[in-house]
Large-subunit ribosomal RNA, domain VI from an Actinomycetes bacterium, 267 nucleotides, folded computationally.

Context: one part of a larger RNA
RNA sequence: CGGAGGAGACUUGAGAAGAGCUGUCCCUAGUACGAGAGGACCGGGACGGACGUACCUCUAGUGUGCGAGUUGUCGCGCCAGCGGCACGGCUCGUUAGCUACGUGCGGAACGGAUAAGCGCUGAAAGCAUCUAAGUGCGAAGCCGACCCCAAGAUGAGGUCUCCCACUGGGUUAACCAGGUAAGGCCCCCAGCCAGAACACUGGGUUGAUAGGCCGGAGGUGGAAGCGCAGUAAUGCGUUGAGCCGACCGGUACUAAUAGGCCGAGGG
Numbered sequence: 001c002g003g004a005g006g007a008g009a010c011u012u013g014a015g016a017a018g019a020g021c022u023g024u025c026c027c028u029a030g031u032a033c034g035a036g037a038g039g040a041c042c043g044g045g046a047c048g049g050a051c052g053u054a055c056c057u058c059u060a061g062u063g064u065g066c067g068a069g070u071u072g073u074c075g076c077g078c079c080a081g082c083g084g085c086a087c088g089g090c091u092c093g094u095u096a097g098c099u100a101c102g103u104g105c106g107g108a109a110c111g112g113a114u115a116a117g118c119g120c121u122g123a124a125a126g127c128a129u130c131u132a133a134g135u136g137c138g139a140a141g142c143c144g145a146c147c148c149c150a151a152g153a154u155g156a157g158g159u160c161u162c163c164c165a166c167u168g169g170g171u172u173a174a175c176c177a178g179g180u181a182a183g184g185c186c187c188c189c190a191g192c193c194a195g196a197a198c199a200c201u202g203g204g205u206u207g208a209u210a211g212g213c214c215g216g217a218g219g220u221g222g223a224a225g226c227g228c229a230g231u232a233a234u235g236c237g238u239u240g241a242g243c244c245g246a247c248c249g250g251u252a253c254u255a256a257u258a259g260g261c262c263g264a265g266g267g
Base pairs, nucleotide, nucleotide: 001152005163006162007161008160009159010158011157015149018146021049022048023047024046025045026044027043033038051106052105053104054103055102059100060099061098062097066093067092068091069090070089071086072085073084074083075082076081110144111143112142117137118136119135120134164266166178167177168176169175183262184261185260186259187204188203189202190201191200209255210254211253212251213250214249215248216247218244219243220242225238226237227236228235229234
């Protein structure tokens, strides 16, 4: 820009793309077969490998503004307690998120038409013959079925809902201009449902969108101070203490102020 007024939702699926793998064991059955050795078809079941996809309950990794321990040194006057630097100083754990080494699921079943092949009926050719007329089976393959995208599918589809038929100009009619409707956008606050920008999603005081605060979950693992015991290092008590990112809720304290623009009048 188009999709024959303007919008907001929800869809159909032309088309396109993806997937398509395979092993071992058990039962049938030590059966059929075979002198024996050996050892099935058909059918049923179990467990795997690789691959793909989703997810984070478990396990594991990461987790550089979470907690604790600790070395050297410097600083806060000293003690104590803290802070800076040293790879995040080093070490031990670890929420959310992101992940695999983790967990779940997938390939299928089924239908249609077939290939090689196997038939039925059957002449030409009194027989025979799957073929000439006719007709039935038959593959991991083909067409569907399964998953994703998808109406610029200009062949521009469908359904539901909302807004209405304004004003001025005009050869009264396309068209031009203007203010509006439904609606949309700008702008602003945010996003762990999104993300390079954009887009997308949520929210903008008639508000829980983010931060703060409060509560909870969860992590660390027993704060500081004081008391007690000990010459002391240290231990015990107060105390599952103190501190705490992202998680789950609550609460207008802070910030989303104020406002602007676009947008139908219907071949």
Its mean pLDDT, the model's own confidence on a scale to 100, is 87. The sequence was found in a public genome assembly.